Small-subunit ribosomal RNA, central domain from an uncultured bacterium, 350 nucleotides, folded computationally.
Its mean pLDDT, the model's own confidence on a scale to 100, is 89.
Context: one part of a larger RNA
């Protein structure tokens, strides 16, 4: 390579907007690019493959026909594709009403609790562990009441509960602002999916430049522990952890499962809406429609499990994988301040 594949064996980009490109609903008419037939020209000769023939046989050699990926020119076919021109409404968008939400961005603000001061009560311990020590206290501490500072997080609600495209998001009020759902079926009328490159976004740690630091705390100091103890414990403790403002781009960035679109048993939770039936009404029950779970067929799967939120049955578009180690390493590139990302081999070796 042809191919076979990607949850757990190798292998889905972290996660989105999107260009090119690939692929694309229903129906008319027209055309004739692909496509399908028919002639007709070429496709030298030998070679190869069939039948016959000639050297005593073969090898070899002569006839004939086959065959020659295929072009070209020319008649023709219209289901499919394409392309033009019209129509349509189910994809997709939009108008209108709702209602839900720890989507985001800003600014206020509000209680617990530690910490720290200042004061009163009080007196000899506290803290800390397996046990202990190092700390801290007779300059009065631990404990306790008043009062004040400041800084970070938001217990109950709190839920296999909600939103977000993913990172992620959780007191409380206001401001701005994004996205989904139902319902109406009124309005474009194919305006659609995917996306190589490119753009954005992107936990924690880490970097710059200011600022902030209450608690916790890498480093690092003390006590322990041990043969040793650059540790696990225990006393401190420094970047850090927080704003702002610019970077880094990593990850068990996971559902170890890329989007999108239709189709396939049932049963039960729970969240968000509309509808119906019965009720004076709560509220329960029947149905649709979007999400979130759990269980189980068909079916797939090496198994383990999936199983309408499929890893079933199909289409389309990207990404990725080809045996272990070497190795995400070296070298270049191209990206950062820097740490470093990124793309990304070989020899040699089982």
């Nucleotide at each position: 390579c042809u191919g076979g594949g990607c949850g757990u064996a190798a292998a889905g980009a972290g996660c989105g907007c999107g260009u090119a490109g690939g692929c694309g609903g229903u129906u008319g008419c027209a055309u004739a690019u692909g496509u399908c037939a028919g002639a007709u020209g070429u496709g030298a000769a030998a070679u190869c493959c069939c039948a016959g023939g000639g050297c005593u046989u073969a090898a070899c050699c002569c006839u004939g026909g086959a065959a020659u990926g295929g072009c070209a020119u020319u008649u023709g076919a219209a289901a499919c594709u394409g392309u033009g021109c019209g129509a349509c409404u189910u994809g997709a968008g939009g108008a209108c009403a709702g209602g839900a939400g720890g989507g985001g961005g800003a600014a206020g603000u509000g209680g617990a609790a530690u910490u720290c001061c200042c004061g009163g009560u009080g007196u000899a311990g506290c803290g800390g562990u397996g046990a202990a020590a190092u700390g801290c206290g007779u300059a009065g501490a631990u404990a306790u009441c008043g009062g004040g500072a400041g800084g970070a997080a938001c217990a109950c609600c709190g839920g296999u509960g909600g939103c977000g495209a993913a990172g992620g998001c959780g007191g409380c009020u206001u401001c701005c602002u994004g996205g989904a759902c139902u319902g109406u079926c009124c309005c474009u009328g194919a305006c659609g999916c995917u996306g190589a490159g490119g753009c954005g976004c992107g936990a924690a740690a880490g970097c710059g430049u200011g600022g902030g630091u209450a608690g916790c705390a890498a480093a690092c100091a003390g006590g322990a522990u041990u043969a040793g103890a650059u540790a696990c414990c225990c006393u401190g403790g420094u970047a850090g952890u927080c704003c702002a403002c610019g970077c880094c781009c990593u990850a068990a960035a996971c559902g170890a499962u890329g989007g999108a679109u239709g189709c396939u048993a049932a049963g039960u939770g729970u969240c968000g809406g509309a509808g119906g039936u019965a009720u004076c009404g709560a509220u329960c029950c029947c149905u649709c429609c979007g999400g979130u779970g759990c269980c189980g067929c068909a079916c797939c799967u090496a198994a383990c499990g999936g199983a309408u939120u499929a890893a079933g049955c199909a289409u389309c578009c990207c990404g990725c994988c080809u045996g272990g180690g070497g190795a995400g390493u070296a070298c270049g590139g191209c990206c950062g301040c820097a740490a470093g990302g990124u793309u990304g081999a070989a020899a040699c070796u089982c």